[in-house]
Molecule: FMN riboswitch aptamer (RFN element)
Organism: Actinomycetota bacterium
Parts: sequence; structure tokens; C1' cells
RNA sequence: AAUUACCUGCGGGGUUGGGUGUAAUUCCCAACCGGCGGUUACAGCCCGCGAACCCUCCGGCUUCGGUCGGGGGGCCGAUCCGGUGAAACUCCGGGGCCGACGGUCACAGUCCGGAUGGGAGCAGGCAAGA
Repeated sequence: AAUUACCUGCGGGGUUGGGUGUAAUUCCCAACCGGCGGUUACAGCCCGCGAACCCUCCGGCUUCGGUCGGGGGGCCGAUCCGGUGAAACUCCGGGGCCGACGGUCACAGUCCGGAUGGGAGCAGGCAAGA
């Protein structure tokens, strides 16, 4: 020094203008946003991860319908063309595309809610450590 255990902190952005309508930040026209690690070079759409969602096991509670916590498993969106270069689906120019669940006078990436939650991970501390 690697590494390992523990502790602390941090850890997601976005509906602006117009139209229709009894009603829409949900529809239509245009606009807006982009978590974390990796990658010869900077990534929403290359590889992987997280959250959400589904199943299951264990435990608590229960009005026996479920609900909360933990473990395991599953599922999990979207990119092309040209240029530069040693190297870019990552940069530059142009054109596209994608976005959990529940709620709602009307269908939501952006509103409200679970969530003052969880979290990939990042930084620091401390101990062990040839």
C1' cells in the first nucleotide's frame, strides 16, 4: 500500500407558452429534464448497477382481506448519420428515441403520494494489516 470490518457525512432533474374541453401542469402543438460505476476520450438511449414492480421464504402485527421489516429469485426503456482523432454508439454538427407503481372532474418522465423512505455509490474517519 492492497484488502477487510466498523463509524460518520453526502447521495435525482424537469410543465414554460398555446389549443380543445364542464373538467387536463395528464390529451394535442411546440418547450423542458437526464441517478451511480465502467469504458483508450466527456454517455438518459454501449456494458453493468440502483430504485420501482412481480413471485417466494422467514419474522412482527392483523378486523384474516392484508400490512410492515428482512433474505432469495424474477422483471427492468430508448441511437442513428456525418466530422475530428491513435482512440469517441461518449466530443462537435444534424436527425431520432425512451422514461416504475398508486392517485386525479380527463390518459402524467415533469403534479400529488408511499418517501423526513430506500439506494447504486462517492468522500472522510478509525482499527487490523507485509